A computed fold for a 71-nucleotide RNA from a Parcubacteria group bacterium, annotated as transfer RNA. It matches the Rfam family "tRNA". Gene Ontology term of the family: triplet codon-amino acid adaptor activity. It is annotated as a transfer RNA. The sequence was found in a public genome assembly. Its mean pLDDT, the model's own confidence on a scale to 100, is 80. The organism belongs to Bacteria candidate phyla, within Bacteria.
RNA sequence: GCGGGUAUCGUAUAAUGGCAUUACCUCAGCUUUCCAAGCUGAUGACAGGAGUUCGAUUCUCCUUACCCGCU
Numbered sequence: 001g002c003g004g005g006u007a008u009c010g011u012a013u014a015a016u017g018g019c020a021u022u023a024c025c026u027c028a029g030c031u032u033u034c035c036a037a038g039c040u041g042a043u044g045a046c047a048g049g050a051g052u053u054c055g056a057u058u059c060u061c062c063u064u065a066c067c068c069g070c071u
Stems, first nucleotide, its partner, number of pairs: 001070007010024003018054001026042005047063005
């Protein structure tokens, strides 16, 4: 330099164009003499930009970071 792949709450994950899922963590409450465990609830994310579309995590292009292969 060329080609391919990945990027989603703090962490790990799901999604096949129509409210972004679940678990752990965190916070609040209940329970308990206290702690732990348990139960309920809440907060929090689509790598960045542009385009297509009524509507984009999803499709297209560019960029960034990482991984693999070739040279």